[in-house]
């Protein structure tokens, strides 16, 4: 960095899919070590059991226990030390560690701020006096299962309360007032109070910054302020009273949904997207909801009350609990560890201290768990290239130096010794571990995926659309590199692949860096709010924008340098860097504000001007139509033909006259005017824009527009009127298989009018709106100028076209009226389908309209353009292709040869033309291959061993259907170095083999049929195109012909065409037999001499070229005529088959790959079969008769055969001619059948030709339909030949007689050019829609029903705190009493209130979940009914609308070209 994949192929356009990195992962197969790391992502689901918060005797009283002294009635007293457990106090329990449910917040980042608190720690300043009551512990007496508690006594404190003092402190204007300690001891300290100041450390407050939704648009009443007052450590609506009515919100409030947030992490070039374990910084949470105490600090994970719901215990009275600490269970899940060791380190907590506590924490189990790092599984040598193994062209190749062998090593593991750092003094969980050394021994230690293509790697066997595979395009239907299997390769390695998931590729959301005419995509048009953008010159400031300079941006991570682990990972340690944020000093182009001007944008005044611009009222004439009257008669009328339908009751036509309605010929024009939708007679009124010229005024007033608001065809709706003609519905007639259509005949809506809706359209230049700039030429509207020749030229603003340069476009095409070149602002697009559809929400009377998804499903859909094909598309042109003609085929009867059908078999194979009298030039046998039956097995044939034998071979008998078996006789090969010597034979015997008309022509060669003797097919170079490709090869002529001539970005060339080649037709010449006979002779027979002139025969040669005239045509090529010629315009008729269709036909002519048979699917034999026969089709013969038939009679043929013959023979020609029949089933026809015979064959039964003699079908010219011929042809006549034993009506050949016709291309079929259109390319036998059936899948309505969640209104209130009350109760202080007491201040319990968690009650809005039925959708195999659309798709086709129909779809109404053909116009080019 890109690549697969839409097409025949191309370009672009656009989805899908791969290569890469990553990861707390899971799953397969496999698994040797080592270090670093990591390790419930589900159930914030319950939770056994152990552990995770203590500590202080230097704060207090007291002590069990235990050791001792000393006394002693031996029960114990005392005394000392020791000090467990509890208790009272202090401090810690607010940290540390867990999770990630809740929060879209000042929660969290980031910079700032003032109105605060702060145990311990620092640091200063001053103090630490003198009292006093009480309580746990403890004793006694109760209650209770328990858990716990009650009363009574007694005691201490650094617990508790008063006084004094108070420099600082605190209220306070001030005067004043207020307010405090604690000892302990080993005599060194440690504490305590007060206060001042730091430090760390909390707590509030604001700027900026933090997901999705708008189908969430309005929210708030404690709400926003204000003013007192409470309350707070502190500012505040944090609370409360009283006043006000603010306050937030499209820059996005509320309201849902989803979420901890950062440093970071992954990825990417990067901007960015994604994520937020592990670490580390914030918050928040500790079963769930509420509340406070205590305290510097909490609203408290291992603290307390109180409600819920679970669990436990109970003696039923009550109690008790909270792992989202650290193991561990149990459950959920694809899935995630040990009920380990230590407090040796590092940190915390208490203590003076030793110490003690610490599942933080450091270890060390378990797991390759994803990773990141390191090392091994052995090195060397070693060819006979072993053996196996596979593959083979059978030679070989490959595994593969790969192994074995021989020569080493010892990493690591293993097993033994030694043995740390971490620990500056003691103190080591890890751990006898790192790590160092010695023994042994190649010694324990390689899988995994992958091999069509993308992507690196090839064969073979096995499957046979099956089994499978598959990221994507695809692979598998009998030769699979794609499924499984092996071999060999490829790639990674203790790992490998698979599935997930995230970025990259993806410029497929495009800031960086896309787009909209046709591919998706520009609103229908307008005018305007917010917003955005904004003209020239000048001065300010200095927000934006730039530069400097401080602060800050925790650490760690990333990235440089260095350094410890033997190296790496990993760790340490310095820099750098955090692109950001704030404060200052400055600068002044550009934007920006404020100010001065200014006139070119814009808009204003004055003069003319063009118009189908709009409205409303009036008014005109032509045509249908209808009423009425006259003529008139019998048919109109209508269509492809027809009919329905009008007319003898007078239609149609005609002529007057009235009457209604709509619509405005011609002018009429890519003319005009609107913003678009539209707008068209005439007038006359009110009115809009616009263009053009002056212009001495305004002075940027400008563009665009998100929401808004107005216009907005037809259709269609409402209410009223109108209603001539048109005309959905609809009703008949027709066409059709069928016709809810197209065609006709009728006909209501409605189409008009007014006045309200309605709001869509191919509402189109499929191009938003503004400005400014970039060559031209040539129409044309409309207005100035200037010139003259007065109707013309030139110029110039403005509108409307065409062409064609720069440029831009995949390309088509666009091109001053952009799709060029910029700038501005709106709109809209992100694969196809589902769907412009479903829900929800505005509109609307209703029809609907707008806004607008998902699930699922495809791997494409779509764009231009290019080659072909195709068109019931067009132009040219050919051809017995039509047409003009002859003669036939189709009817019969036979022949033949298909197909059926029978069979034991009726062998096979040929299938539109281009199978079917084809293979087959010839089936009684045999051919043969079928069939039935009897027989062989190295075999009927070949080639190779070995052994015998050699008289090779033929003949005759016996059996038997033969094949075959058995006997038997004989003149018995060839050469010879005379040797069974060589060659050849023949019989045995083993295997290689032979054998197959057994399959696969869709595995092939070779051959061949067709299109087609049709004129085409193609290449090199050049040049055009991004490219598939074009060009040439097309065009004008012309020709049988791409045949030749012109022209031309072509210019040659090949393979075709044509010539060369045979034959026939003239002529000359060579030769002269068996051939000829003019002229001699002759037996009159070319017999024969002669002779070869003729004929004819075999060689050669010449002879025809549009060569020659004249036309005509470009003066070309050619064509028409003539003229010479035996022949004119390729003289005739043969061989000759381009590139290339048709998976045309042929394994049964051969060849031949592969597969299958191998006592047989092979050989041999004999009989039968291939010849069957209700019947159907093709090719023929003979006839259906007088152009004939029968007898007679009769002359010229040519080819060809025969073993050699121009000699002999087959061999008669046939027609022709003379007689007779006389139109009939016949003297036509001749099957058919009886009799006899001939021939050939080993045999004519099945099954052969022939003769003769009888016999005498059906045919009386053939429906629909359909062959063949264009001149010596056709017609029709016979004769010849191949194969063959024999057998033709077939096939090839031959001669004889010997005709008609062509006007011409309109149509049929074929075919060749050229051009349109195309959704077709397996190409029209093509593509393809849509209803119905049936299967499966998402989904939407649905009566109801469940569950979350939220609001609002009452209603009950628990704990709690606060307020009020406190007849009850209280120790410390006053006061009074000699005491008891009493009063007083002070509180406590209770009790009242408002506040408030759960709880009830009703209503509301919302999510989900099921749902009986019920709606389209979407996918399936070769279902069913049409054919709708692509060609003019056979009615062009497609938007909207309405209406009808099984269904695609019709129809009517506007409306597009995204419409062929044709023909007009206009306007360009040459």
């Nucleotide at each position: 960095a890109g690549a697969g994949u839409u097409u025949g192929a191309u370009c672009a356009u656009g989805g899908c899919u791969c290569a890469g990195a990553a990861c707390g992962a899971a799953c397969g197969c496999u698994g040797g070590c080592g270090g670093c790391a990591u390790g419930c992502c589900u159930a914030a689901c319950a939770c056994a059991u152990g552990c995770a918060a203590g500590u202080c005797g230097a704060a207090c009283g007291g002590g069990a226990u235990c050791c001792u002294g000393a006394c002693u009635u031996c029960g114990g007293u005392u005394g000392g030390g020791u000090g467990a457990g509890a208790g009272u106090g202090g401090c810690g329990g607010a940290c540390g560690g867990g999770u990630g449910a809740g929060u879209a917040a000042c929660g969290c980042g980031u910079g700032g701020g003032a109105a605060c608190c702060u145990g311990c720690c620092c640091a200063g300043u001053g103090g630490u006096g003198g009292g006093g009551g009480a309580u746990a512990a403890c004793u006694g007496c109760g209650g209770g299962a328990a858990a716990c508690u009650g009363c009574a006594g007694c005691u201490a404190a650094u617990a508790c309360c008063g006084c004094a003092u108070g420099a600082g402190c605190c209220c306070g204007a001030g005067a004043g007032g207020g307010g405090a300690a604690a000892g302990a001891u080993u005599u060194a300290u440690c504490g305590c109070c007060a206060u001042u100041g730091g430090a760390g450390g909390g707590g509030c407050c604001c700027g900026c910054g933090u997901u999705c939704g708008a189908u969430u648009a309005g929210g708030u009443a404690g709400u926003u302020g204000g003013u007192g007052a409470g309350g707070u450590a502190a500012c505040g609506g944090c609370u409360c009273a009283c006043c006000a009515a603010g306050c937030c919100u499209u820059c996005g409030a509320u309201c849902g949904a989803u979420a901890g947030c950062u440093g970071g992490u992954c990825u990417g070039a990067g901007a960015g997207g994604a994520u937020g374990a592990u670490c580390a910084g914030c918050c928040a949470c500790a079963c769930u909801g509420g509340g406070a105490c205590u305290g510097a600090g909490a609203u408290a994970c291992g603290g307390c009350c109180c409600a819920g719901a679970c669990u436990c215990c109970u003696a039923c009275g009550g109690g008790a609990g909270g792992c989202a600490g650290c193991a561990g269970u149990g459950g959920g899940g694809a899935a995630u560890a040990u009920u380990g060791g230590a407090c040796a380190a590092u940190g915390g907590g208490g203590g003076c201290a030793a110490c003690c506590c610490u599942g933080a924490u450091c270890c060390a189990g378990c797991a390759a768990u994803g990773g990141c790092c390191g090392c091994g599984u052995g090195a060397g040598u070693g060819a006979u290239g072993a053996a196996g193994g596979c593959c083979u062209u059978c030679g070989g190749g490959u595994u593969g130096u790969a192994a074995a062998g021989c020569u080493c090593u010892u990493u690591u593991g293993c097993c033994a010794g030694g043995g740390a750092c971490g620990a500056u003094g003691a103190u080591g969980a890890c751990g006898g571990u790192a790590c160092c050394c010695a023994c042994a021994g190649a010694a324990g230690a390689a899988g995994c995926c992958c091999c069509g293509g993308c992507u690196a790697a090839c064969u073979c066997c096995g499957u046979g659309c099956c089994a499978g595979c598959a990221g994507c395009c695809g692979c598998g239907g009998u030769a699979a590199u794609a499924c499984g299997g092996a071999g060999g390769g490829g790639g990674c390695u203790a790992g490998c692949g698979u599935u997930g998931u995230u970025c990259g590729g993806a410029a497929u959301u495009a800031c960086u860096g896309g787009g909209c005419g046709u591919a998706a995509a520009g609103c229908g048009c307008a005018c305007g709010u917010a917003g955005g953008c904004g003209g020239a010159c000048g001065g300010a400031c200095a927000a934006g924008u730039c530069a400097g300079a401080g602060g800050u941006g925790a650490a760690a991570u990333c990235c440089c340098g260095g350094g410890g682990c033997u190296c790496a990972a990993c760790c340490c340690u310095g820099g750098a860097a955090c692109u950001g944020c704030c404060u200052u000093u400055g600068a002044a182009a550009c934007u920006g504000u404020c100010u001065g001007u200014c006139u070119u944008g814009a808009g204003g005044u004055c003069g003319g001007g063009a118009g189908a611009g709009g409205u409303g009222a009036g008014u005109g004439g032509a045509a249908u139509u209808c009423c009425g009257a006259g003529u008139g008669u019998a048919g109109a009328g209508g269509u492809g033909a027809a009919a329905u339908u009008c007319g003898u009751a007078g239609a149609u036509a005609u002529u007057c006259g009235g009457a209604g309605g709509a619509a405005c010929a011609c002018c009429g024009g890519u003319g005009g005017c609107g913003a678009a939708g539209g707008c068209g007679g005439c007038u006359c009124a009110c009115u809009g824009g616009c263009c053009c010229g002056a212009u001495a005024c305004u002075g940027a007033c400008g563009c665009u527009g998100a929401g808004g608001u107005g216009c907005g065809a037809a259709a269609g709706c409402g209410u009223g009127g109108g209603g001539a003609g048109c005309a959905a519905a609809c009703a008949g007639g027709a066409u059709u298989a069928g016709a809810u259509a197209c065609c006709c005949u009728g006909g209501u809506a409605g189409u008009c009018c007014a006045c309200g809706c309605c709001c869509u359209a191919a509402a189109c230049g499929a191009u938003g709106a503004a400005u400014g700039c970039c060559a031209g030429a040539c129409g044309u509207c409309g207005g100035g100028c200037a010139g003259c020749a007065u109707g013309c030229u030139g110029u110039u603003c403005g509108g409307u076209g065409u062409c064609a340069c720069a440029c831009c476009u995949a390309a088509c095409g666009g091109a001053u009226u952009a799709a060029g070149c910029a700038u501005u602002c709106c709109g809209c697009c992100u694969g196809g389908g589902g769907a412009g559809u479903a829900c929800g929400g505005c509109c609307g009377c209703a029809a609907g309209g707008u806004u607008a998804a998902a699930a699922c499903u495809c791997a494409a859909a779509g764009g231009a353009a290019u080659u072909g094909a195709c068109g019931g598309g067009g132009g040219c042109c050919c051809g017995c292709a039509c047409a003009a003609g002859c003669g036939g085929u189709g009817g019969a009867g036979c022949a033949u040869g298909u197909g059926g059908u029978u069979u034991a078999a009726u062998u096979c194979g040929a299938a539109g033309c281009a199978a079917c009298g084809c293979g087959c030039a010839g089936a009684a046998c045999c051919u043969u291959a079928c069939c039935a039956a009897c027989c062989c097995u190295u075999g009927a044939c070949a080639u190779g061993g070995g052994u015998a034998u050699c008289g090779u071979g033929g003949g005759a008998c016996c059996g038997g259907a033969g094949a075959c078996g058995g006997u038997u006789c004989u003149u018995u090969c060839a050469g010879u170095u005379c040797g069974g010597c060589u060659g050849g034979a023949u019989a045995c015997c083993a295997c290689a083999c032979a054998g197959g008309u057994g399959c696969u022509g869709c595995a092939u060669g070779g051959c061949u049929g067709u299109c087609g003797u049709c004129a085409g097919c193609u290449c090199g170079u050049g040049u055009c195109g991004u490219g598939a490709g074009a060009u040439g090869u097309u065009c004008g002529g012309u020709u049988a012909a791409g045949u030749c001539c012109g022209g031309c970005a072509a210019c040659g060339a090949g393979c075709g065409c044509a010539a060369c080649c045979c034959a026939c037709a003239c002529u000359c010449u060579c030769a002269g037999u068996u051939g000829c006979c003019a002229g001699c002779a002759u037996u009159c027979g070319g017999u024969u001499g002669g002779g070869c002139a003729c004929u004819c025969u075999g060689g050669g040669a010449g002879a025809a070229c549009u060569g020659c005239c004249g036309g005509u045509g470009a003066u070309a090529a050619g064509c028409c005529g003539g003229a010479g010629g035996a022949a004119g315009g390729u003289g005739u008729g043969g061989a000759u088959g381009a590139c290339g269709u048709c998976a045309a036909g042929u394994c049964c002519u051969c060849a031949u790959g592969g597969c299958c048979c191998u006592u047989a699917c092979g050989g041999g034999u004999u009989g039968g079969g291939c010849u069957a026969c209700a019947c159907a089709c093709g090719u023929g013969c003979u006839a259906c008769a007088a152009u004939g038939g029968u007898g007679g009679u009769g002359a010229c043929a040519a080819u060809g055969g025969g073993c050699c013959a121009a000699u002999c023979c087959c061999a008669a020609a046939a027609a022709g001619c003379c007689a007779u029949c006389u139109c009939a089933g016949u003297u036509c026809g001749g099957a058919u059948u009886g009799g006899g015979g001939u021939c050939u064959g080993c045999a004519a039964c099945u099954c052969g030709a022939c003769c003769c003699c009888a016999u005498g079908a059906a045919g009386u010219c053939g429906g629909a339909a359909u062959c063949g011929c264009u001149a010596g042809u056709a017609a029709u006549c016979g004769c010849g030949u191949a194969a063959c034993a024999g057998c033709a009506u077939g096939a090839c050949g031959c001669g004889g007689u010997g005709a008609a016709u062509a006007c011409g291309u309109u149509c049929c079929c074929g075919g060749g050019c050229c051009u349109u259109g195309u959704a077709c390319a397996c190409a029209c036998c093509g593509c393809c829609c849509g209803u119905c059936a049936c299967a499966c899948c998402a989904u939407g309505g649905g009566a109801a029903u469940u569950g979350g969640g939220u609001c609002u209104a009452c209603c009950c209130u628990a704990a709690g705190a606060u307020g009020g009350u406190g007849c009850g109760c209280c120790a410390a202080c006053c006061u009074u009493g000699c005491a008891a007491g009493a009063g007083g201040g002070g509180g406590c319990a209770g009790c009242c209130a408002g506040c408030c968690a759960c709880g009830g009650u009703a209503g509301g809005c919302u999510c989900a979940g099921u749902g009986a039925c019920u709606g389209g959708g979407g996918u399936g195999a070769a279902g069913u009914c049409g054919u709708a659309a692509c060609a003019a798709g056979g009615u062009a086709g497609c938007c909207g609308u309405a209406g009808g129909g099984g269904a695609a779809c019709c129809u009517g109404c506007g409306g597009c070209u995204g419409g062929a053909u044709c023909a007009c116009c206009u306007c360009c080019u040459u």
Model confidence (mean pLDDT): 82 of 100. Predicted 3D model of a 1470-nucleotide RNA (small-subunit ribosomal RNA) from an uncultured bacterium.